């Protein structure tokens, strides 16, 4: 210097993001979804029941505080 979980507000279908609070941790806990991995499943497709519901599949959504790569850096 940053700020996990929890809580409050807010955006989102969700995962999750943002702001406040709060400190579990971090000497790149800065940026980047490029490779792997993880999370979600709105739209779409399919099945079933029947007219809006249930289930399955799907990333175009999300995570860089999961690992690796890339970029730019501070202090001692």
């Nucleotide at each position: 210097g940053c700020a996990a979980a929890g809580c409050c507000g807010u955006c989102g279908a969700a995962a999750g993001g943002c702001g406040g609070u709060g400190a579990c941790g971090c000497a790149g806990a800065g940026c980047u979804a490029c490779g792997g991995g993880a999370c979600u499943a709105a739209c779409g497709c399919g099945a079933c029941c029947u007219u809006g519901g249930u289930c399955g599949c799907c990333a175009u959504g999300u995570c860089c505080g999961c690992c690796g790569g890339g970029c730019c850096g501070c202090c001692a």
About this RNA
A computed fold for a 76-nucleotide RNA from a soil metagenome, annotated as c-di-GMP-I riboswitch aptamer. The RNAcentral record of the sequence draws on MGnify. Its mean pLDDT, the model's own confidence on a scale to 100, is 86.